Annotation: Predicted 3D model of a 524-nucleotide part of an RNA (small-subunit ribosomal RNA, 5' domain) from an uncultured Gammaproteobacteria bacterium. The RNAcentral record of the full RNA draws on ENA and SILVA. The coordinates come from a structure-prediction model, not an experiment, and the mean pLDDT is 83.
Context: one part of a larger RNA
RNA sequence: ACGAACGCUGGCGGCAUGCCUAACACAUGCAAGUCGAACGAGAAAGUUCCUUCGGGAGCGAUUAAAGUGGCGCACGGGUGAGUAACGCGUAGACAAUCUGCCCUUCAGUCUGGGACAACUUUUCGAAAGGAGAGCUAAUACCGGAUGACAAUGUAUCACAUAAGUGACACAUUUGAAAGCUCCGGCGCUGAAGGAGGGGUCUGCGUCCCAUUAGCUAGUUGGUAAGGUAAAGGCUUACCAAGGCGACGAUCUGUAGCUGGUCUGAGAGGACGAUCAGCCACACUGGGACUGAGACACGGCCCAGACUCCUACGGGAGGCAGCAGUGGGGAAUAUUGGACAAUGGGGGAAACCCUGAUCCAGCAAUACCGCGUGUGUGAAGAAGGCCCGAGGGUUGUAAAGCACUUUCAGUAGGGAGGAUUGGUUGCAUUACUAAUAUUAAUGUAGCUUGACGUUACCUACAGAAGAAGCACCGGCUAACUCAGUGCCAGCAGCCGCGGUAAUACUGAGGGUGCAAGCGUUAAUC
Repeated sequence: ACGAACGCUGGCGGCAUGCCUAACACAUGCAAGUCGAACGAGAAAGUUCCUUCGGGAGCGAUUAAAGUGGCGCACGGGUGAGUAACGCGUAGACAAUCUGCCCUUCAGUCUGGGACAACUUUUCGAAAGGAGAGCUAAUACCGGAUGACAAUGUAUCACAUAAGUGACACAUUUGAAAGCUCCGGCGCUGAAGGAGGGGUCUGCGUCCCAUUAGCUAGUUGGUAAGGUAAAGGCUUACCAAGGCGACGAUCUGUAGCUGGUCUGAGAGGACGAUCAGCCACACUGGGACUGAGACACGGCCCAGACUCCUACGGGAGGCAGCAGUGGGGAAUAUUGGACAAUGGGGGAAACCCUGAUCCAGCAAUACCGCGUGUGUGAAGAAGGCCCGAGGGUUGUAAAGCACUUUCAGUAGGGAGGAUUGGUUGCAUUACUAAUAUUAAUGUAGCUUGACGUUACCUACAGAAGAAGCACCGGCUAACUCAGUGCCAGCAGCCGCGGUAAUACUGAGGGUGCAAGCGUUAAUC
């Protein structure tokens, strides 16, 4: 010093931390949705009215549930298996690159078309789930037009230089769009720039073993082509025969890296939990699709192992998300509350979602603080222990007397975390014929708190509810008696024990630390 465990003991609070082992297997619930201001369609319960008692109409309903479409699902959360690597760290490069949402600027948003879900219907299947026919909308899909500052080529100029970059002119070619609206706006398309975010390359640094000395055929380089957002053997064909290595290649082992953490006077050494940055992974292996972004934890396809359902034909699944279960282990928590705050996704907004997060629960697991009383009190009480039997010691300790009431308990009061947002009224401004409406701004009132019986404050009662653990031979602070008799036992090292044991066991006394004290493991 610790993410600790074990033994004995245990009053309160604050704050942090809590599967280090099996990247073992997982029951159950939740963890990613949202938008009706993109689109078509559209219930029911209930209730009101009418009724020929069959039912009908309105509200419910801008609803629910579902579908098309958009954005999100690549963030956030988990884990450390793999990886000795441009993976990470640091310093640079891209004249070899991409970038949804956001910001700035410029230009545009014209004209047509045919489908497919939902729905209706037929049908297959045990199920999961399909198949056929018919109808339909759109910001879904597809034509046409327009369009350069885009692409390609040529010429010129400027800058730079290793390849080049930029500007301008001409020519050719390709290539856009979507509407909604509460009329305020919100969108959509093209181009240029920005911000933030990625991608790639390079110098240097980055564990052990030489009882690993040779390794390498896409291997090293060139030409051409392909591929990529992009340089490149990244891939392919052809050509050459190179490339790495004692300054440790290659092989084997081990390991996520860093900021940092612990220790130490420092230099160093060890470590890499929590928090933060980067990387990798998501049952095992492989693959692509969609998309601005993935080769995608809660998406898809194939193969494998495992588990489950089955009508045996066939299907379903992936907690290294939060809880929780079994197992492993010396060992590690609740199947909790809330979106009130912070942040994220969607939405114009209201709002919805959010096991992120904020809180609560459990654990002396660590650190810090407080308490378990204070003063007085000698007859030095009783009891215990020792004794040379006089006494000594426990010991002002107790009792007694006088006080106090922290914390816990009971009762009452009571901030802040709340700023936004919503809503009502008023005022101003803009639009307007308008003091309608709508929008913006300001102002006043009301309203939104999981925690929460909050923090904190006040009152009440009574010393009342609150001390243990290890050690006492030397190292090392602290000694006597009894029992035992090389036995039983102790022990970190030296060593104790064979009849007077300060070393074993118990007692009295003492020493040390204290809600802890010891032991053990590993580290400096």